[in-house]
RNA sequence: AUACAUUAACGCCAAACCUGAUGUGAGUCAGGGACGGAAAGCCUACAGCUGUUUACUUUAGUCACUACAGGGCUGGGUUGCAAAA
Numbered sequence: 001a002u003a004c005a006u007u008a009a010c011g012c013c014a015a016a017c018c019u020g021a022u023g024u025g026a027g028u029c030a031g032g033g034a035c036g037g038a039a040a041g042c043c044u045a046c047a048g049c050u051g052u053u054u055a056c057u058u059u060a061g062u063c064a065c066u067a068c069a070g071g072g073c074u075g076g077g078u079u080g081c082a083a084a085a
Base pairs, nucleotide, nucleotide: 012037013036017032018031019030020029021028022027035072041078042077043076046075047074048073049070050069051068052067055062056061057060
C1' cells in the first nucleotide's frame, strides 16, 4: 500500500407509516419518522429478476410490441471513511 473479517469511536443513510407535491400507472420528490444497513454511496448505454402502461377480447384474461419503474431484488462494475491486528 492492497484485500478479507471482526470490534470500537466520530459520524452517515433511512423501511413501514403520516402530510404535501407530482405521474395514466408502477413509482418519484420534500418534510416528519426509524425497520434496518459496513457501502442501504453511484451505475440498467453490463446481465438477470419483478412490477407498471398501451393493444385485443369473452371483463376476466391473453399473447406480442413499445416505453417506463425498482440499486433497500440479485449478480456485476465503480468510488469512499476510521482505529487496531